[in-house]
C1' cells in the first nucleotide's frame, strides 16, 4: 500500500427497496410464606458518520470512519 467481510436494543443477533424484530437481559403485574421457576405485558433503536439514486433506503451507490481477515 491493495483485496474482503463486518458495524442495527445493554448483550447476541435477524430483516425481498415498503410498519425495524428475535433471543438473553432491565421494569411491571399474576403465580410463591419468600426468592426461583412459569405465565402476562411495557419500556429500550437518529440502523457507525456524511452524502448520492429513488415515490419510499438498514438494504442500491461514492467518500470517511473503526474492527476483523487476507495478500505485498
Nucleotide at each position: 500500500g491493495g483485496g474482503c467481510u463486518g458495524a442495527u436494543a445493554g448483550a447476541u443477533c435477524a430483516a425481498c427497496g415498503g410498519c425495524a424484530g428475535a433471543u438473553c437481559g432491565c421494569c411491571u403485574c399474576u403465580u410463591u410464606g419468600g426468592c426461583g421457576u412459569a405465565g402476562a405485558g411495557g419500556a429500550g433503536g437518529c440502523u457507525g458518520g456524511g452524502g448520492g439514486u429513488u415515490c419510499a433506503a438498514a438494504u442500491c451507490c461514492c467518500c470517511c470512519u473503526u474492527a476483523g481477515u487476507c495478500c505485498a
Transfer RNA from a Microcaldota archaeon, 72 nucleotides, folded computationally. The sequence is in RNAcentral, with records from ENA. The prediction has a mean pLDDT of 82. Its Rfam family is "tRNA". It is annotated as a transfer RNA.